[in-house]
RNA sequence: AGAGUUUGAUUCUGGCUCAGAACGAACGCUGGCGGCGUGGAUAAGACAUGCAAGUCGAACGCGAAUCUUUUUUCUAGCAAUAGUUAAAAGGUUUGAGUGGCGAAAGGGUGCGUAACACGUGGGCAAUUUACCUUCCUGUGGGGGAUAACUCCGCGAAAGCGGAGCUAAUACCGCAUGUGGUUGAUGGUCUUAUGACCUGAAAACCAAAGCUGGGGACCCAGCACUUUCUACACCGGUCUGGAUCGAUUCACAUGGAUGAAACUAUUGUGAGUGGAGACGGAUCUGUGCGUGGAAAGUGCUGGGCCUGGUGCAGGAAGAGGAGCCCGCGGCCUAUCAGCUAGUUGGCGAGGUAAUGGCUCACCAAGGCUUACGGGUAGCUGGUCUGAGAGGACGACCAGCCACACUGGGACUGAGACACGGCCCAGACACCUACGGGUGGCAGCAGUCGAGAAUUUUUCUCAAUGGGGGAAACCCUGAAGGAGCGACGCCGCGUGGGGGAUGAAGGACUUCGGUUCGUAAACCCCUGUCACUUGGGAAAAAAAGCUUCAACCCAACACGUUGAAGCCUGAUUUAACCAGGAAAGGAAGGCACGGCUAACUCUGUGCCAGCAGCCGCGGUAAUACAGAGGUGCCAAGCGUUGUUCGGAUUUAUUGGGCGUAAAGGGUGCGUAGGCGGUCGCGCAAGUCGGAUGUGAAAUCCCGGGGCUUAACCCCGGAACGGCAUUCGAAACUGCGCGGCUCGAGGUCUGGAGAGGUGACUGGAAUUCUCGGUGUAGCAGUGAAAUGCGUGGAUAUCGAGAGGAACACCAGAGGCGAAAGCGGGUCACUGGACAGAACCUGACGCUGAGGCACGAAAGCCAGGGGAGCAAACGGGAUUAGAUACCCCGGUAGUCCUGGCCGUAAACGGUGCGCAUUUGAGGUGAGGGGAUUCGACCCCCUUUGUCUCGUAGCUAACGCGAUAAAUGCGCCGCCUGGGGAGUACGGUCGCAAGAUUAAAACUCAAAGAAAUUGACGGGGGCCCGCACAAGCGGUGGAGCAUGUGGCUUAAUUCGAUGCAACGCGAAGAACCUUACCUGGCCUUGACAUGCAAGUGGUAGGAGGAUGAAAGUCCAACGACCCCGCAAGGGGAGCUUGCACAGGUGCUGCAUGGCUGUCGUCAGCUCGUGCCGUGAGGUGUUCGGUUAAGUCCGGUAACGAGCGCAACCCCUGUGAUCUGUUGCUAACCCGAGUAAUCGGGUGCACUCUGAUCAGACUGCCCUGCAUAACGGGGAGGAAGGUGGGGAUGACGUCAAGUCAGUAUGGUCCUUACGGCCAGGGCUGCACACGUGCUACAAUGCCCAGUACAGAGGGAAGCCAACCCGCGAGGGGGAGCAGAUCCCUGAAAACUGGGCUCAGUUCAGAUUGAAGGCUGCAACUCGCCUUCAUGAAGCUGGAAUCGCUAGUAAUGGCGCAUCAGCUACGGCGCCGUGAAUACGUUCCCGGGCCUUGUACACACCGCCCGUCACACCAUGGGAGCCAGAAGAGCCCGAAGUCGGCACGCUAACCGCAAGGAAGCAGCCGCCUAAGGCUAGGCUGGUGACUGGGGUGAAGUCGUAACAAGGUAGCCGUAGGGGAACCUGCGGCUG
Repeated sequence: AGAGUUUGAUUCUGGCUCAGAACGAACGCUGGCGGCGUGGAUAAGACAUGCAAGUCGAACGCGAAUCUUUUUUCUAGCAAUAGUUAAAAGGUUUGAGUGGCGAAAGGGUGCGUAACACGUGGGCAAUUUACCUUCCUGUGGGGGAUAACUCCGCGAAAGCGGAGCUAAUACCGCAUGUGGUUGAUGGUCUUAUGACCUGAAAACCAAAGCUGGGGACCCAGCACUUUCUACACCGGUCUGGAUCGAUUCACAUGGAUGAAACUAUUGUGAGUGGAGACGGAUCUGUGCGUGGAAAGUGCUGGGCCUGGUGCAGGAAGAGGAGCCCGCGGCCUAUCAGCUAGUUGGCGAGGUAAUGGCUCACCAAGGCUUACGGGUAGCUGGUCUGAGAGGACGACCAGCCACACUGGGACUGAGACACGGCCCAGACACCUACGGGUGGCAGCAGUCGAGAAUUUUUCUCAAUGGGGGAAACCCUGAAGGAGCGACGCCGCGUGGGGGAUGAAGGACUUCGGUUCGUAAACCCCUGUCACUUGGGAAAAAAAGCUUCAACCCAACACGUUGAAGCCUGAUUUAACCAGGAAAGGAAGGCACGGCUAACUCUGUGCCAGCAGCCGCGGUAAUACAGAGGUGCCAAGCGUUGUUCGGAUUUAUUGGGCGUAAAGGGUGCGUAGGCGGUCGCGCAAGUCGGAUGUGAAAUCCCGGGGCUUAACCCCGGAACGGCAUUCGAAACUGCGCGGCUCGAGGUCUGGAGAGGUGACUGGAAUUCUCGGUGUAGCAGUGAAAUGCGUGGAUAUCGAGAGGAACACCAGAGGCGAAAGCGGGUCACUGGACAGAACCUGACGCUGAGGCACGAAAGCCAGGGGAGCAAACGGGAUUAGAUACCCCGGUAGUCCUGGCCGUAAACGGUGCGCAUUUGAGGUGAGGGGAUUCGACCCCCUUUGUCUCGUAGCUAACGCGAUAAAUGCGCCGCCUGGGGAGUACGGUCGCAAGAUUAAAACUCAAAGAAAUUGACGGGGGCCCGCACAAGCGGUGGAGCAUGUGGCUUAAUUCGAUGCAACGCGAAGAACCUUACCUGGCCUUGACAUGCAAGUGGUAGGAGGAUGAAAGUCCAACGACCCCGCAAGGGGAGCUUGCACAGGUGCUGCAUGGCUGUCGUCAGCUCGUGCCGUGAGGUGUUCGGUUAAGUCCGGUAACGAGCGCAACCCCUGUGAUCUGUUGCUAACCCGAGUAAUCGGGUGCACUCUGAUCAGACUGCCCUGCAUAACGGGGAGGAAGGUGGGGAUGACGUCAAGUCAGUAUGGUCCUUACGGCCAGGGCUGCACACGUGCUACAAUGCCCAGUACAGAGGGAAGCCAACCCGCGAGGGGGAGCAGAUCCCUGAAAACUGGGCUCAGUUCAGAUUGAAGGCUGCAACUCGCCUUCAUGAAGCUGGAAUCGCUAGUAAUGGCGCAUCAGCUACGGCGCCGUGAAUACGUUCCCGGGCCUUGUACACACCGCCCGUCACACCAUGGGAGCCAGAAGAGCCCGAAGUCGGCACGCUAACCGCAAGGAAGCAGCCGCCUAAGGCUAGGCUGGUGACUGGGGUGAAGUCGUAACAAGGUAGCCGUAGGGGAACCUGCGGCUG
C1' cells in the first nucleotide's frame, strides 16, 4: 500500500467481497511447563447449606465458671495437716441485657434513568458535617425511671402481656455562660436582596464520667495491741406466739379402669413435728459483752498531688455531603405544537439550606427540536484508524442508580438504609390451621434458561476497615491457593557429525526423482518435567523485658528512643546443588485466482466444496483420500462482533448535461453572505500569565523480577474549560462620511408580453334554390358508407362554430407554463442615451404565497371541424390494433377545482475573471452620403464554429460543463418502490411526504471491435434474369431412413450425409448372429525349467470344419577324440500378446466447408487515459488490398498475380517399333502392297522462341486504367490444371494408420462351419432406360483419343445362333493383343399405334468364373412384354469446344450385380436487356438493450412451488396516559372528654406528652371510554425467487404502426387509442 468481481475487450460510475488489527468470547481438532492477567455478557430468573458486622467490662447492673486472698462450717487426725461448707474482697474467662461507637463504609449488580444522571468549568453573600487536627472556655449540683433479673399469665411456634427489684457515659430539670442565637447603632467592603467587624437592652442555649500512678500531708473505715471509762444492753433456761412452710390420715372432686388397684389437684377436718417477728418470766456471769475516749501499728478507701481518656459550648482546618448555573455527549418530524403548580409575584409553611419544594391569593404567562416514541447507566478510558473520525464502556478507577415488586417513614452526623422497620403484592417454606417466617444483583455453591463463564478452598502472615487504652476480636474487603490454552509473555520437545543418498511411502518419461541428513548409527549437552538435599525475601510494627531521656513531688504512670524476645496462609514455593536418562513432551489449517504452497488416485452436475469470482456432466492442482509443499505453532482453524481498507456520508475528503442526483416557475419571511473611507468598542480572533484538567492508561527516560509479559519511579502529554492582563490587522458592533453595487427622474425606439371590447376575410360543414347525371368516397387491394327519393361536381343565397394561409426567419416577447388576422382601451417588463438625485437601500432564500401545457372534474352555455369510448368494414392463425366508413364525451366560452409532463438546455439563482471568428434581432455613435446602403466602434439579446481550460468519454467552451465567491435544492448499488402504512391536500381521479422485510452481484454511463437490421450507399458471383437440358411422375439400379430380424456389423446426417468410407459383401472380405472348439494364444520379445526317438511327420480314427487322439519313419547347427555341453525347434510356467471394445468433446495426421472469396496481419511512427484507431479509409481503376493519385503515415509479411504442368503456333535436336514427300527395287492390270534409300512432312519428347497494353488512335486527373485498331497461331490473367491466406464450424475420421486415458483377459482375444450385411408395407436422394419419327429397326460404310496387358492381353484358324469353347502365333509392348469406336453418313422399312416405341417381370435352355452361384453372381439364346404417351408444388446443372449428345478405355477384380467412379476422343448449340427482386459474398456508413452475436435479446397475463410482506371480521398481550371508586402503612395537621414517672404548684390543678378518633396526600386494587405498540387471523392484494409449462410479440434495427413522458378511456396479456409534450 491494495486486490477480485459487470464487458468480446475498454474507460468510468457503482455496489458486493477479501487480505489487517482486536475480543470478558463460543465451537472443532490437538495439547508439555511456567509467569502475569482474566472468567455468568443470557433469566435484575428462583434459591438448599455455610460464612460475609461487629466490638467495647478502661460506661452499667445481673448471672455462670474458675483462680487468689481473708474469714468461716463440718469431718479425720495428738498435732502439723488434709478434705469440706459458707461468706466477703479482688483477678481471669464467659452469657444475655442497658449503654457507646460502627452497622450509610467495604462488597455486588446495571433494572431504571435522555436526567444537572454524568463529564468539565464555575457559584452557595442559600448550606451541613460523627470520627480526625489546631485553638479558646468549661465539666457544678440534683431528680425520676427502665431492661436485665424474679414472679404470674397467654401461645404449637414466632413471640407477647402484667406485677415487682435495680445501675449507668441511658433519661430529665436546675445552676453557671468563655461563647453562641435573636438584635438597635456605627464602621469597612461588595455585582448583589447583602458580607465582615462593632455589638446597647433584654431573652434563650451546656456537660459524664471512666481509668492509671503516688502515699509526703489530711479524712474515713477496718483489724490488731495497750490504757481509761460507761452500760447491763449481753448470755443461758422456761414460756406465749400472729404467721410461714413441711408432713400423715380421712372425706369430697377429677383422671384411669368392665370394676378396682392406682393416681392428680384443690378444699375441709384431724394429727405430728419445724422455723418464727415480737413478747413475758426467771437465773447466772463480768466472759474475748456493748458503747465511748486516747495512743500506737497495719491495711483499705477517699481527699490531695500527678497522668491518661472522655464529655459540653465555641472558633477554625481537613476530608465528606447537599443545592444552583454555563457548556458538552444517542436515534426519530411517518411525533409540530406542549404546558394549570403550568410561568411569575405577594405572603406563609417546610428544609441543614435556595427554590412552586408545598399551600392560599393575584396576574397570564412559560417552552421550541419543545412535547411524544425508541434505545441507553455516564466518565477516565478500550479497540481501530496516518489522522480526522467510527464503534464500545468487561477487568481497574471516579460518579450515579438499585437491593424480591411497589409505597412509606423511623433512627441517626449521615439512609428514606443489600445482610434495619411498617404496609401492600407475587412467590416459597413451617404450622397444632388460630398464625408465623424468608429475600445471595455479598463469597462459595444449586437448579433453570443458554453457544457459554470456576472451588460449597486456606489465612487474617501482609495491606486496609470497624470496635477497643491495649492485648485482642471481627473482616468471603484483601492476601493466597484451586479449576479453564480464555488472553498476553517466556521456555522446551534436543545439539553436532552422519550418503549404501538404506528400507518404506509417493510420483515416474521406468532412466529416475522426492520425503532426505531426515532416519539408523557415532559423539555430546541437560533447559523443563521427575527425584534427593539445601533454602532466602515478603516482618515491620504492636506487645513483653531491660536501659536512657522527657514529664513529675516521685525511681510510679505516660511519651520518645535504643537493645533483646515473639508473629508466615501462601510454603513440599522462588532460587541453589546432586542424581538419572534423549529418555516423558506436536499439532492445526491451507495449497484454482485474490494468497505463500502440486501431484497421484477415487468420484462423474452425483457425492460434495464455496469469503467473492466460481469448481464437479470420465483425464478435477477447486469434491474425497494419499504423498509432497506452504504458513503458524501449544496451539491452529471456524463462527460471531467492532474499526480498517470504504475518499462507499467526503470538516480533512465526493458529487448532480448523459452514470443516482437542479425544486415546473417566480415573489418573498426567517436565516446565511455582503462595496468603500475614518473614528471608537473589544464579542469573535491573536498573544502572555494563573487555576484546573484525579489516579491508572498511552508516549518518553530510568529501574525491579534470569528475559519478557508484568510491576515501580520520574517526565511529558491530557488537544479542554475558566479567570486575568494585553493587541486591534481581519470579522462583528456603534457613530460619521463616499459613490463604483442597487434604485429613482427624463428622453427614445422594438416586441405573437398580459387583460377586455369590437371587427375581418379564406376554408370546412349544414340549409335553401338553380344547372346536371351515375356514380361518389375510400384503399396496398377492397368493403362498410353516400347516391336515381338525384349524390359527387358546379353556380347563387344563408346559418353557425372553430382556427387565423402568405408575412414567418437558427426572428421577437415573457419568470416559467406559454404567446401569431385587424383595431381600440387599460397594463407589466426589458433595452438604449444623457445628465442629475438617494446613499449599500444588496445577493440568495428553509417554511410561506402566487402562477402553472395537456388530460381530467363540477355548474351553465356552445358545438363547424377533429375525435378517446363505441358501432361497422377490412387485414390476420387470431387482430379487443395498425388501414377504412361513421361517431359520443372532449376540444371552444364563463365561473370554480386539479397541480401534474421527456414542465428539457435533461444544465438552480446572483456577481466577478478569462484568446478569438462568423451570422442575426433591437438601440446609440463615427465616417461617408442629398439621404441611405456597404464599412468602423459600442451596448444588449440570440445562433454557429472554436483557443486555453475542463470532462470517463461524448462533448462544453464569455449564454461554460473554464476559473473563483455567496446562498438554496437534491444524490449515496439494482430490484422491492415513488409502492405499503400514517399524515396533509382534493368532489373524485389522484397529488405530496415516504419506508421495511425479502432478493440479486450486479444494475449503469460513454466509447471500441464485431455481428445483425423487414437501415442506407457502392460492387461481384450461372445469384436472378435470358436460354439449353434435366430432376420431381414410370420401371429398374444404387445409397439412406424406417420397419423387420438371432444378426440384418460400424461410421457419414442442412448446404458441406444419402452411386459417401466401399477402386467391386456368394466363402474369404467381416468387424454382426448361431453353433462347435483353443487359452502364453493366429503374431512379437524376454526369463526359467524340461526335452533325442526331440523337431518334423507318411498314414489312420473322429468330426461340418476347426480341433482332438493315435502313429510308422525320423532329422539339423557349433565345440569336443568321446562322454557330454550349447543353439535352433518343441513342451510347460511366468512376464506378456491380442481387442474394428469406448471416448474424434483428450489427441496427432489427413480431409470437407465458407472460398480461388480478396481478404488477414505485423514492425516502427502518429492519435487516443484505454479497448483501439491509423496504415487497410478517400477519388478513380481492376478478376484481385490489381494499380494510380491523395493521405500521419512509412515499410513489410501471409494471400492475389507470376514462377510449375497440360494445351494452342513456330524453331532446333532426336529417327525406332513412328513417318513415307522424292528416288530405287520387287509383286500386282490397277488400286495398292513389300523391301531399300531417306528423316522433308506427320508424330514421339526434349530444349527454346512467342504476348509485354510492347505499337497506333481515343477517354480520364493526361496517373492507373478503359474503349477501338494494327500485327500475330494466340490480345489484354489465350484455355485448362496444380496451387486454398488469418481463421470459422468442439465440422468429419480412435473403423486406414498412429496415439493419451479407460475397459475385457479360458474372453469384448483366437480358430472354424453355417447364416447375415442382399431381409420389405413404406419414404427420400443419386442415377440408368424410356415414353418415341431430330425416332426405332435392318443393311452398307467413314473417322479417334487415352489407356491396359504375364497365374496377363490373347491374333490367325476351327466349332457354336450366341454367351462361349478349342487353338495357340505374337507381345513385359510407338512393333503384338485388348481394338470392328459409336453417333454421324448412305440406302431401305416402320407412319403415330402402348406401336417394329419401351423394355420391367417371369418361364425355359445354355455359357463362364469359382472348392462352392439355394439364400445371393454375371452373360447368352428363345419365349413372355408390366408401368410409361414428357411428369403437381417445387427444384438442379450449364456462358464455348461449354451445355447437350455418341461411343472408347482404365482402376478395384477369380467372377460380378459398373446403369457407379476416374479419364479419353467424336458431333456440337442457344442466350446474357440488365442488377429491381431471391441466394451467397466484399467494402464504406448508420442504429443497437445483440457478443452462444437475430436460430440473438426480451415483455406481460395465466398455471405450479416456495419465501417475506400490506389489508382484513376479529382475537390475544403489553406499556403509558385520562376520569371516577376504594384506600394499607406512614408523615403532617386537627381534636384528644381516655391515659401519663421526671417540670411548676401546699393542694386542686397546670404545662407537656401519649393512646384513640378525624382530615389531606397516597401504593396496590377496581370501574369506564379512547388512543398507542406488538403478536395472531378465515379470506384477500400485489411483490420476489424458481434448467427445460401455456398464450401471444410489446421493447432493442425504421424491431416491422419510431419510441418515450403526463393524463383519460378501453382490452386475456404484453398493450391499443385520443389530447398535449420530448428526441434519449
The RNA shown here (small-subunit ribosomal RNA) has 1624 nucleotides and comes from a groundwater metagenome. The RNAcentral record of the sequence draws on SILVA. It matches the Rfam family "Bacterial small subunit ribosomal RNA". Gene Ontology terms of the family: structural constituent of ribosome and ribosome.